[in-house]
Molecule: transfer RNA
Organism: Candidatus Azambacteria bacterium RIFCSPHIGHO2_01_FULL_44_55
RNA sequence: GGGCGCAUAGUUUAAUGGCAAAACGUCGCAUUCACAUUGCGAAGAGUCUAAGUUCGAUUCUUAGUGCGCCCACAA
Numbered sequence: 001g002g003g004c005g006c007a008u009a010g011u012u013u014a015a016u017g018g019c020a021a022a023a024c025g026u027c028g029c030a031u032u033c034a035c036a037u038u039g040c041g042a043a044g045a046g047u048c049u050a051a052g053u054u055c056g057a058u059u060c061u062u063a064g065u066g067c068g069c070c071c072a073c074a075a
C1' cells in the first nucleotide's frame, strides 16, 4: 500500500427495513439459623462516528475511527 471481516446493556450473542430480545452478571423479595441453590420481580444499551436512500434504518449505500485476519513492500 491492497483485500476481507467485525463494532448492539457490565460480558457473550439475537434482531436481514416497522419505535432492540435473550443468557450470564447486578439489585430486591420469598425460601434457609446462615450461605448456596431454586422461584418471582426490577434496573440496565436507541445500536462506534458522520452523511445518504427511505414514510420509516441495528438492518441498505458512502466516508471515517477502532480491532482482527490475509497478501504485497521494506528491514
Base pairs, nucleotide, nucleotide: 001071002070003069004068005067006066007065010024011023012022013021018055026042027041028040029039030038048064049063050062051061052060